[in-house]
Context: one part of a larger RNA
RNA sequence: GAUUGAACGCUGGCGGCAGGCUUAACACAUGCAAGUCGAACGGUAACAGGAAAUAGCUUGCUAUUUUGCUGACGAGUGGCGGACGGGUGAGUAAUGCUUGGGAAUUUGCCUGAUGGUGGGGGACAACAGUUGGAAACGACUGCUAAUACCGCAUAAUGUCUACGGACCAAAGGUGGCCUCUAUUUAUAAGCUAUCGCUAUCAGAUGAGCCCAAGUGGGAUUAGCUAGUUGGUAAGGUAAUGGCUUACCAAGGCGACGAUCCCUAGCUGGUCUUAGAGGAUGACCAGCCACACUGGAACUGAGACACGGUCCAGACUCCUACGGGAGGCAGCAGUGGGGAAUAUUGCACAAUGGGGGAAACCCUGAUGCAGCCAUGCCGCGUGUGUGAAGAAGGCUUUCGGGUUGUAAAGCACUUUCAGCGAGGAGGAAAGGGUAUUGCCUAAUACGUAAUAUCUGUGACGUUACUCGCAGAAGAAGCACCGGCUAACUCCGUGCCAGCAGCCGCGGUAAUACGGAGGGUGCGAGCGUUAAUC
Numbered sequence: 001g002a003u004u005g006a007a008c009g010c011u012g013g014c015g016g017c018a019g020g021c022u023u024a025a026c027a028c029a030u031g032c033a034a035g036u037c038g039a040a041c042g043g044u045a046a047c048a049g050g051a052a053a054u055a056g057c058u059u060g061c062u063a064u065u066u067u068g069c070u071g072a073c074g075a076g077u078g079g080c081g082g083a084c085g086g087g088u089g090a091g092u093a094a095u096g097c098u099u100g101g102g103a104a105u106u107u108g109c110c111u112g113a114u115g116g117u118g119g120g121g122g123a124c125a126a127c128a129g130u131u132g133g134a135a136a137c138g139a140c141u142g143c144u145a146a147u148a149c150c151g152c153a154u155a156a157u158g159u160c161u162a163c164g165g166a167c168c169a170a171a172g173g174u175g176g177c178c179u180c181u182a183u184u185u186a187u188a189a190g191c192u193a194u195c196g197c198u199a200u201c202a203g204a205u206g207a208g209c210c211c212a213a214g215u216g217g218g219a220u221u222a223g224c225u226a227g228u229u230g231g232u233a234a235g236g237u238a239a240u241g242g243c244u245u246a247c248c249a250a251g252g253c254g255a256c257g258a259u260c261c262c263u264a265g266c267u268g269g270u271c272u273u274a275g276a277g278g279a280u281g282a283c284c285a286g287c288c289a290c291a292c293u294g295g296a297a298c299u300g301a302g303a304c305a306c307g308g309u310c311c312a313g314a315c316u317c318c319u320a321c322g323g324g325a326g327g328c329a330g331c332a333g334u335g336g337g338g339a340a341u342a343u344u345g346c347a348c349a350a351u352g353g354g355g356g357a358a359a360c361c362c363u364g365a366u367g368c369a370g371c372c373a374u375g376c377c378g379c380g381u382g383u384g385u386g387a388a389g390a391a392g393g394c395u396u397u398c399g400g401g402u403u404g405u406a407a408a409g410c411a412c413u414u415u416c417a418g419c420g421a422g423g424a425g426g427a428a429a430g431g432g433u434a435u436u437g438c439c440u441a442a443u444a445c446g447u448a449a450u451a452u453c454u455g456u457g458a459c460g461u462u463a464c465u466c467g468c469a470g471a472a473g474a475a476g477c478a479c480c481g482g483c484u485a486a487c488u489c490c491g492u493g494c495c496a497g498c499a500g501c502c503g504c505g506g507u508a509a510u511a512c513g514g515a516g517g518g519u520g521c522g523a524g525c526g527u528u529a530a531u532c
Stems, first nucleotide, its partner, number of pairs: 001532004006528005013379006019372002021337001026335003030332003035080003040077002043073002047071003050067008087290003096215007105207002110203008118152001120150002127142006158167003172195006181188003216262003223253003228250008265287004269280004292313005315326004343369001345368003351365001352363004382412004392403004416473001418468005426459001430454009476521005481502003487516005497504002
């Protein structure tokens, strides 16, 4: 000199953009953070509508009851999603990360392609009844549906194979129509559209595995290792492999630092520097690890799963003492620790995610707002004129000098803030109608395009523009001995004090304290800490 996730002192007008527990991976009150689908299913607790019955009567209203009939929908069965998104850095010096290679794998949803989607069965919730318990939560009996569950059939470009052959799947839902068939106007067992289901191949994406090199300190750590190193066989896995087991061999690593100890998430990057290098890993992005502590598996395409399960432990809470409940390193917030770090805010309008055919629902992701000069950037606190060089202050050699065009005065301007009015963009979608294609038996339905109408904003009193008034509301901090830009007076008298280094102070202190003046930076300025 540059820099910082900074803190402290004095001071503080506005805006834009960013950032904000570096410490206790300490403990957590409260609310929210993962749901959705009725177009899979049986249904109907609540709300709304319809229908029927009864009662009151003002004779078309009110009340009650019944009815899933309709819109919808609590709880339940079922599907998909809770493995993403969000947080933290405890552990980990290599099962990690970075770069470059590799072969023995898998991949829900998505895309392309080829086929199939036939015929049956038995249950279990919900519900009803009985019953245990303080509660959490159960137990028994009975009924019932499905895209839940289980057989049968079918079977290749799939799997296995001794090449003869053997084996393996599925589920339906919704909209519309009457051309064909059946009856009865209308309906389905029919047709059609669409969403699904199932098998296989391929792609895309994601994930798992292996190898090499690189990736801290300590030798006051020199030897370490029995599943250890390799082989054979088997098991296991999606897959290779001592991954596991049996048997056999005696290997394997190590001064090119094994083993042990300490420290630490890694990287793109960031800071500094002319570079080399050094330091660092906040924010943003990629990877990894963790979710009160330790262990385990289940489900699933994917987890050994932050807001799932089980076991053990510590802690907290409830209890009828028999037994139960919990996990903010999600967003806010509280206590504690600390020099130190924010609101128990608004909205799903946008972007993205989950579910759904869609409308839509959910989303503390996200978008915004609030607080903080924490940082960077921009703007303002007026402009011009004005010598009687006013008054006052300070100083003086008492003549003057300086503050100083500074002020006052005169003439202007109105950024920003204030008040009032107008007012974009972030909006694409979605819905209605019409026309034309595609599909079709069809002018239904569905779908696509076009046209037109409608229509959605948290921010928001938005940005921006115009008008109004008046210089009106807006400057401090540090320093002035040398380094280092900037000097005099008074007070003090090795005292009080200063100090980054050299050093000042013991009666004329440009070095202490005050004043006047000056210098530097400026909504900041200094100090401390840290890095180069």